[in-house]
Formats: sequence, structure tokens, C1' cells
RNA sequence: GAAUGAUAAAGGCAAAUUCAUUGAAAGAUGAAAACGCAAAACGAUAGGGACUAAAAUCGGAAAGAUAAUGUCAGCCAGUUACCGAU
Repeated sequence: GAAUGAUAAAGGCAAAUUCAUUGAAAGAUGAAAACGCAAAACGAUAGGGACUAAAAUCGGAAAGAUAAUGUCAGCCAGUUACCGAU
């Protein structure tokens, strides 16, 4: 340096759910919690994918449809990184 991931050590993150706040929603933040994670770190206008649908457009209106400028990194890919049985 590369591969690899122990029933190792040190430390780390934290799903569902509940409560509070926030948001149109998806979702986010905090607390409790502990399903899991060796990248569950980083980055979402400029790799792919997923979610929502406020404004807007269509519609006489309602319903509905389209629609990202709103989101998701714990979907894949990318980038960077701790430890050391091997």
C1' cells in the first nucleotide's frame, strides 16, 4: 500500500415505536428506545434510484391528473476514514 472483517480492543452510529417541536406533505429536529450497522461517516441542481405534491398548469368548480423549486445517504454506485485476528 492492497485485500479482508474475530465471539479482539477502544470508541461510534441508531430502525420501529412513543412523546414534544416543525412542515402542505414526504420528511426533519430533540428526548426515551435498541432493529440493526465496519463506513448506518461525507455529498442529493451537475451518477442512478426512491418519496411527497405546496405553488403552478389542465379542469366551470369539486374530485382528479401533471408537476420539485421540497425530501431520502439505514437503496445501489462514488469519495474519504478507525482498529488489527488474517